Model confidence (mean pLDDT): 83 of 100. Predicted 3D model of a 1494-nucleotide RNA (small-subunit ribosomal RNA) from an uncultured bacterium. Its Rfam family is "Bacterial small subunit ribosomal RNA". Its family is annotated with ribosome and structural constituent of ribosome in the Gene Ontology.

RNA sequence: AGAGUUUGAUCCUGGCUCAGGAUGAACGCUAGCAAAAGGCUUAACACAUGCAAGUCGAGGGGCAGCACGAGGUAGCAAUACUUUGGUGGCGACCGGCAGACGGGUGAGUAACGCGUAUGCAACCUACCCUGUACUGGGGGAUAACCCGGAGAAAUUCGGACUAAUACCCCAUAGUGAUAUCGAGAGGCAUCUUAAGAUAUUUAAAGUUCCGGCGGUACGGGAUGGGCAUGCGUAACAUUAGCUAGUUGGUAAGAUAACGGCUUACCAAGGCUUUGAUGUUUAGGGGUCCUGAGAGGGUGAUCCCCCACACUGGUACUGAGACACGGACCAGACUCCUACGGGAGGCAGCAGUGAGGAAUAUUGGUCAAUGGGCGCAAGCCUGAACCAGCCAUCCCGCGUGCAGGAAGACGGCCCUAUGGGUUGUAAACUGCUUUUCCAGGAAGAGAAACUUGCGUACGAGUUACGUAAUUGACGGUAUCCUGGGAAUAAGCAUCGGCUAACUCCGUGCCAGCAGCCGCGGUAAUACGGAGGAUGCGAGCGUUAUCCGGAUUCAUUGGGUUUAAAGGGUGCGUAAGCGGACUAUUAAGUCAGUGGUAAAAUCCUGCAGCUUAACUGCAGAACUGCCGUUGAUACUGAUAGUCUUGAGUUUGGUUAAGGUAGGCGGAAUGUGUAAUGUAACAGUGAAAUGCUUAGAUAUUACACAGAACACCAAUUGCGUAGGCAGCUUACUGAGCCGACACUGACGCUGAGGCACGAAAGCGUGGGGAUCGAACAGGAUUAGAUACCCUGGUAGUCCACGCCGUAAACGAUGAUUACUCGCUGUUGGCGAUACACUGUCAGCGGCUAAGCAAAAGCAAUAAGUAAUCCACCUGGGGAGUACGACCGCAAGGCUGAAACUCAAAGGAAUUGACGGGGGCCCGCACAAGCGGAGGAACAUGUGGUUUAAUUCGAUGAUACGCGAGGAACCUUACCUGGGCUCGAACGAUUAACGACGCCCGCUAGAAAUAGUGGGGCUUCCUUCGGGAACGGCAAUCGAGGUGCUGCAUGGCUGUCGUCAGCUCGUGUCGUGAGAUGUUGGGUUAAGUCCCGCAACGAGCGCAACCCUUAUCAUUAGUUGCUACGCAAGGGCACUCUAAUGAGACUGCCGGUGACAAACCGGAGGAAGGUGGGGAUGACGUCAAGUCCUCAUGGCCCUUAUGGGUAGGGCUUCACACGUCAUACAAUGGUCGGUACAGAGGGUUGCCAAGCCGCGAGGUGGAGCCAAUCCCAGAAAGCCGAUCGUAGUCCGGAUUGUUCUCUGCAACUCGAGAGCAUGAAGUCGGAAUCGCUAGUAAUCGCGGAUCAGAAUGCCGUGGUGAAUACGUUCCCGGGUCUUGUACACACCGCCCGUCACACCAUGGGAGUGGAAUCUGCCAGAAGUAGGUAGCCUAACCGCAAGGGGGGCGCUUACCACGGUGGGUUUCAUGACUGGGGUGAAGUCGUAACAAGGUAACC
Repeated sequence: AGAGUUUGAUCCUGGCUCAGGAUGAACGCUAGCAAAAGGCUUAACACAUGCAAGUCGAGGGGCAGCACGAGGUAGCAAUACUUUGGUGGCGACCGGCAGACGGGUGAGUAACGCGUAUGCAACCUACCCUGUACUGGGGGAUAACCCGGAGAAAUUCGGACUAAUACCCCAUAGUGAUAUCGAGAGGCAUCUUAAGAUAUUUAAAGUUCCGGCGGUACGGGAUGGGCAUGCGUAACAUUAGCUAGUUGGUAAGAUAACGGCUUACCAAGGCUUUGAUGUUUAGGGGUCCUGAGAGGGUGAUCCCCCACACUGGUACUGAGACACGGACCAGACUCCUACGGGAGGCAGCAGUGAGGAAUAUUGGUCAAUGGGCGCAAGCCUGAACCAGCCAUCCCGCGUGCAGGAAGACGGCCCUAUGGGUUGUAAACUGCUUUUCCAGGAAGAGAAACUUGCGUACGAGUUACGUAAUUGACGGUAUCCUGGGAAUAAGCAUCGGCUAACUCCGUGCCAGCAGCCGCGGUAAUACGGAGGAUGCGAGCGUUAUCCGGAUUCAUUGGGUUUAAAGGGUGCGUAAGCGGACUAUUAAGUCAGUGGUAAAAUCCUGCAGCUUAACUGCAGAACUGCCGUUGAUACUGAUAGUCUUGAGUUUGGUUAAGGUAGGCGGAAUGUGUAAUGUAACAGUGAAAUGCUUAGAUAUUACACAGAACACCAAUUGCGUAGGCAGCUUACUGAGCCGACACUGACGCUGAGGCACGAAAGCGUGGGGAUCGAACAGGAUUAGAUACCCUGGUAGUCCACGCCGUAAACGAUGAUUACUCGCUGUUGGCGAUACACUGUCAGCGGCUAAGCAAAAGCAAUAAGUAAUCCACCUGGGGAGUACGACCGCAAGGCUGAAACUCAAAGGAAUUGACGGGGGCCCGCACAAGCGGAGGAACAUGUGGUUUAAUUCGAUGAUACGCGAGGAACCUUACCUGGGCUCGAACGAUUAACGACGCCCGCUAGAAAUAGUGGGGCUUCCUUCGGGAACGGCAAUCGAGGUGCUGCAUGGCUGUCGUCAGCUCGUGUCGUGAGAUGUUGGGUUAAGUCCCGCAACGAGCGCAACCCUUAUCAUUAGUUGCUACGCAAGGGCACUCUAAUGAGACUGCCGGUGACAAACCGGAGGAAGGUGGGGAUGACGUCAAGUCCUCAUGGCCCUUAUGGGUAGGGCUUCACACGUCAUACAAUGGUCGGUACAGAGGGUUGCCAAGCCGCGAGGUGGAGCCAAUCCCAGAAAGCCGAUCGUAGUCCGGAUUGUUCUCUGCAACUCGAGAGCAUGAAGUCGGAAUCGCUAGUAAUCGCGGAUCAGAAUGCCGUGGUGAAUACGUUCCCGGGUCUUGUACACACCGCCCGUCACACCAUGGGAGUGGAAUCUGCCAGAAGUAGGUAGCCUAACCGCAAGGGGGGCGCUUACCACGGUGGGUUUCAUGACUGGGGUGAAGUCGUAACAAGGUAACC
């Protein structure tokens, strides 16, 4: 510090996710030790048991219990019993001090609660320190104890006795307090201080060892508190108004003290958009985590503050409490009870139950530190110090170290006689002993208090020194000795992010997953194994926080199109604001003082063996307050200025606005006329109108609405918007000029006004157009598009509504920043010229900006001010609530849930019922077919035991198959084989078991059996080698599956002209350029131009063939002659080499090009004709059944052999052929001319036989020699005469021929007989552009036989092409796109089903809060008839004072009525989201087939 994820790819926007750190954690697996920390985050839920606050006898009366002493009784004694406060001490009691600290918890609290800084001239403070003064004299009670009573108990009542440092009175005081006055001094407004004057008034306690320790009053200090104030301190405005003691005053009361703190009276204030009030949440801070920081989150442990102590209320005591382990009352709960009544409060330490994912021992000690009491000893102390449990966290150590290659065994993997890896790892050898075990030694925490002794001086309960005493932890830390590698390694991950890879299993199953995503038979992603990587006594997961996230942006973001500028203006608050001078010093800056607790963080040093941890010191705590300065800037005050702004004046401009008047064209209607059959409408029609006279034409009249041409990238207006002419009223801009005011300005939250269309209300008006509606069409449907009608509305007046894609998708204002050009208005005296200037409206462009497209003085550039708005998509501009509206609706405006994207710009393709250009038998022009018939053949379907399999739009269907009777054959049935039908290798025994000819059974395979003959090679004679079958073993075999695992081969686009690369350049990039453009071509063929220059694969050419000629060579060819021999090689021909054609020449066109057009010559002319040749790629195209091959499957069978059957079925459908329907023909007779092939398992001549297929025969030929082999159409004659025929030949009968082991299923052919359909073929469709179509034969492969198919070959031999509008296919450029599996794409909505969250809902239940009324415990305060009463007064009576009771006021719980808020639930209901392949349509994306959208 970044990374993954939207796309075919790119850039951007934007969300989601990851890597880091952290935790009071939890869970899973695992676990050796030590040190130092931490440990109920949930139920402030309920608690059994024990302990957590006592102490003082030096305050008191006393004395139950204990000890001692003394006395007595019994006893010899020990001892027992008993008496005695006499002593040590001390239960209970009176009294003092402390129980307000320490310890716990975070419920409440949004507050002066906390933090920080101040103030108190408005206050208190026990114990402690210090100062001054005093400590005199009396009195009456009451606990305890004793007696008696009530009660189960808790407890309580009565009587009697008694003490005090308990209580009371008197004296003393004048420094204290209160009230009034107050010179002087001071301050801070009220005031404070103060010499002094007057009046009133309050104290004390003892004890003693005689030193003191106490006590009282008043000062001062210290400490601790109380109160007040400034600033800071959560969310929500879908909480906007709140408040009656409320705000202030006067008086009184209350308090330690100020104060509406309380009361009475008076006034009507007080708070609030700088967020009152309300609701929700929450203890606050130091800190802690994270972060570069700013920030964000947090408030465990430790420290400070606050609040609370079962819930609520209340006071008492006290220096201090409204009191955790005190009191009273009410309530809930628990316990005891004799049922009458009582007791209790773990949010102290342990512990229990419950809750929960989850958090420890009913431990030891007061040794240390600290606290309370005490003179002290000491006692108490669950504070504290220690120990126990827990890997909860942090830190440290260990589980050995060195050598050791046969690179061992085993495991795993592979290309497997071998190699790799685990791996120096192990074994083995040597060494060490942290740790562990056993034994031994042993520090510090201890210094004080106290006691003894000594020293010093101020001579003391003084200080110092010394000695003694005291350790829970704990025989612990630490050290020594001995032993022995001994006691000690796991967890997660391994597709990318992210370090680390293979095998097996599984087969969209099981499962994984943080995101993207993996899994459908070859999974580095699931599970296991081997190996590797990371960390390590831990490792992973989950949860939460910060970071990354500049993804709320102060640092540090944006708003044309990605989310985002308010529809527009005016304007309040507020923010910001021109020039100069002076003053001030609020902001600002600097110095200085105080404070910012400690701990924490940082730096240095030090202590534990190190570290964590701890100690010491420093720095820091960026804050707040005070004070002293500075004065540039901002502010404030005062004064001045003119450039911002405004005013005046003179012109000028315009569809600016409002109201009125006028006008013509068009439309409709009415009347009249002419006139006759249609009009209107559409893609085509129909509805409609019309013989009752329409449409058309003419004239007149009326009505309402809108204003052609001018007209424009024009003008005006803030926006919405504004268009005939004219009048009135009125607003505004601009320009010129001087003068005036003197910052008067800019923006503008709320607010107010305006605001298209549609819509609403009332009243008019109503020509046109025209939602709804009706009819006609279209359509599968058509609630649409089209047509005929037509209501509201459209128009006017008044009033609402307040929204639009209200758009420049661009807020307002100001300043600055290259140029070119057009136009509107004004000025420059005039001007169509010209240049300048101001204000507008436009186009292009530089810099700059931007993701790009683009913007570019009218900025989206550079800056400033203010406002508005945005923060992933959907849910949703929805729900609820509030406000507005007559309504429609508007405005404000969420959440649950769900997805990993949604989106912008641009790129390359593909596509379009987009466009341009071009090509092709693509259409057109022609010729001939097929679709109709019957046959052949292939396919589908059907059938079957099987009808083997594959091929299926073009690109399957006379295709694989170039040839199924058996074989082929892969299928079915039956009967049979299992190392097997072939081949290779090994082992053992054997040496004829082998070869030949038969027989039996059988369908054959096969099984059995007979006969005859034959018997390999070498040899050292031991044997070996070959061969054979039998036996065993290793490899077999499979036309079984996967063509979607593959190779090879092939089809198709397409013989279309395309497909790319290097370098350079352009672009952030994908990419572009080149390859586009202008011409041209069959062609990306060539030329020209050009940020491109070159190159490759394709095109073309090179190859074969054909057309002409030459040369060479002539046998089997050719040749003169009747034939042959013989001759010849001129010609034909054969087959080898050459020539020839290249736009080469001429003319024209063209850009001086390429090229095209025409011509000449030539056998051939512009690629001469034909063939072979198929770029990058597409279709997961075809083929595992040609072959090869990975994986899977079968192995007495899915292998191998055999016979028969099937592949040949047959209501039917389709494709492709052949034959026909006839006279351009059929039949008969005669007659002519090819080419290319094939032939020894062959072609087969002549001759003879047969009507014929054929038979016989045997010559020739391994072929320019012989044979197949007669070419046919044609030509010359004859006949038929338009008919189901002398056309056509299917079908059937019969007799034969040939092949073959065998023609039944199931061959081909011949003769005779039979003689079906068919008279040119619907919609639709195919081929062909010249030696082509059409037509005519001939040959070949396969093959025993079996072509109408296929592949070749020659004969005869046409017609037509104007042209590119249309159909199909293709190329190229451009355009749109929401497509990229690429239009066979994408995608919308209803309905149906399942699940999820949510709104409404008659209501129901709970909680909180407000309010009216009732009620009123305890307590406090006031009153007081009644009752009681020790201290003082009084001789007494009585009084004073006090108490009880009663009563009044306040008030908790409670009761009752109403309101508000909130949560849960609710029949039914609304929409939303998600879901696999459901239904209906096709709305959007292309001109999406009616442009889309608001």